[in-house]
RNA sequence: GCAGGCCGCUCUGGAGAGCAGGGUCCGCACGGCCCUCACCGACGGGGAAAGCGCCACCGCGCGCGAAGCUCUCAGGUGCCACGACAGAGGGGGUCCG
Numbered sequence: 001g002c003a004g005g006c007c008g009c010u011c012u013g014g015a016g017a018g019c020a021g022g023g024u025c026c027g028c029a030c031g032g033c034c035c036u037c038a039c040c041g042a043c044g045g046g047g048a049a050a051g052c053g054c055c056a057c058c059g060c061g062c063g064c065g066a067a068g069c070u071c072u073c074a075g076g077u078g079c080c081a082c083g084a085c086a087g088a089g090g091g092g093g094u095c096c097g
Base pairs, nucleotide, nucleotide: 006092007091009089010088011087012086013085018037020036021035022034023033024032025031038077039076040075044073045071046070047069051064052063053062054061055059
C1' cells in the first nucleotide's frame, strides 16, 4: 500500500403460526380495543455443553462459557410493516471479535 475479517448505508431475496370464541367501540366492519383458549420462532430477550479458571477442595462447590439448539418473557399468527440470515453495490476502516 492492497485485499479479506469488522462497522454502517442502499437495493434485492427472506420462513413460521387462528378464516378461533366471547365482549365492546351510536350503527356497520377483511377495522380498533379487552378477555379466553390454541399455536409460531428467524427482530429482541432468558438457559447452558465441551473446555477453562478459582476455592475454605474430590464437593449435588463457585464463576466464565455458543448457536439456526432450547424456553417462549416480550413479540407475532389476513395484507402491510417487522424479520435472523443471504446476495449485490457504495462507503468507513485496523477500530472490532
This is a predicted structure of a 97-nucleotide RNA (Glycine riboswitch aptamer). It was read from a public genome assembly, where an Rfam model found it.